[in-house]
RNA sequence: UCGUGCUAGACGGGGAGCUAGCGGUGCCCUGUACUCGCAAUCCGCUAUAGCGGGGUUGAAUUCCUGCUUGAGGCCUUUGUUUGGUAGGACUACUUGGGCUAAGUGGUGUUGAAGGCUGGGUCCUACGCGGCAGAGCACUAUGAACCCCGUCAGGUCCGAGAGGAAGCAGCGGUAAAUAGAAGCCCUGGGUGCCGUAGGGCUACCUGGCUGGAGCUGGCUGGCUCAGGCAAGCUAUUUGGCGAGGUCGAAGGUAGGUGCACGA
Numbered sequence: 001u002c003g004u005g006c007u008a009g010a011c012g013g014g015g016a017g018c019u020a021g022c023g024g025u026g027c028c029c030u031g032u033a034c035u036c037g038c039a040a041u042c043c044g045c046u047a048u049a050g051c052g053g054g055g056u057u058g059a060a061u062u063c064c065u066g067c068u069u070g071a072g073g074c075c076u077u078u079g080u081u082u083g084g085u086a087g088g089a090c091u092a093c094u095u096g097g098g099c100u101a102a103g104u105g106g107u108g109u110u111g112a113a114g115g116c117u118g119g120g121u122c123c124u125a126c127g128c129g130g131c132a133g134a135g136c137a138c139u140a141u142g143a144a145c146c147c148c149g150u151c152a153g154g155u156c157c158g159a160g161a162g163g164a165a166g167c168a169g170c171g172g173u174a175a176a177u178a179g180a181a182g183c184c185c186u187g188g189g190u191g192c193c194g195u196a197g198g199g200c201u202a203c204c205u206g207g208c209u210g211g212a213g214c215u216g217g218c219u220g221g222c223u224c225a226g227g228c229a230a231g232c233u234a235u236u237u238g239g240c241g242a243g244g245u246c247g248a249a250g251g252u253a254g255g256u257g258c259a260c261g262a
Base pairs, nucleotide, nucleotide: 001262002261003260004259005258006257009057010056011055012030013029014028015027020046021045022044023043024042034054035053036052037051038050063255064254065253066252067251068250069249072246073245074244075243076242077241079240080239081238083236084235085234086233087232090231091230093227094226095225096224097223098222099221100220102219103218104217105215106214107213114209115208116207117206118205119204120203121202122198123197124196125195126194127193128191129190131187132186133185135183136182138179139178140177141176147172148171149170150169155164156163157162
């Protein structure tokens, strides 16, 4: 160096989960890779960590190690972002109230604020007036008889003189009706009225004093109470990014036993 026969090894691996831990069944990734039995109300095992039976291959394309690329899973994120829910502290916007007086407007030396004082508006009483009602007085009308006076005619009594009642008419009157210049009484949602008293600082108005502010329409500032929910705050669900960890599969470099014969 070649040939033959063996052996270690290999015939899939990984992630999360479960578990004291390891492996498996189940889920997911990779991607093709002997077989049978066992197992989620689990199964097997214990640091040599699936167990049991059968089969193939075998020192290299296949086994082992290092490096590299790296699917995918998991963890963290006080990085960023979509969406949902809630809130109303803050910012912005907005509504109303109060204060202020920097700006502006109005007003004020033809006199502001402040101070003193009078009147009116308000209340009560009285007077006067007006209005309404009742009464009195007045005027007119006003009773078939049962009101009055006068009573023609007629009637009655009487011898007569004479007397009596009395209808119509005429005149008057009562109740009542109407009128209106008067007098008196009462009343009020009565008055451009008068007198007296009270009240009051709300408004209007006058006088004296005073000597420069007053006002708060608009802008601004402060404050209170709300509205809205864009920013914001809290929470939650995804996406992207960053860091960490495990890591299939690929590439590349290296390593690998025994016996016999020539």
RNAcentral holds the sequence, with entries from ENA.
A computed fold for a 262-nucleotide RNA from a Dehalococcoidia bacterium, annotated as Bacterial large signal recognition particle RNA.
Model confidence (mean pLDDT): 75 of 100.
NCBI's taxonomy places the organism under Bacteria, Bacillati, Chloroflexota, Dehalococcoidia.
Rfam family: Bacterial large signal recognition particle RNA. The family's RNA type in Rfam is non-coding RNA gene.
The gene name in the source record is ffs.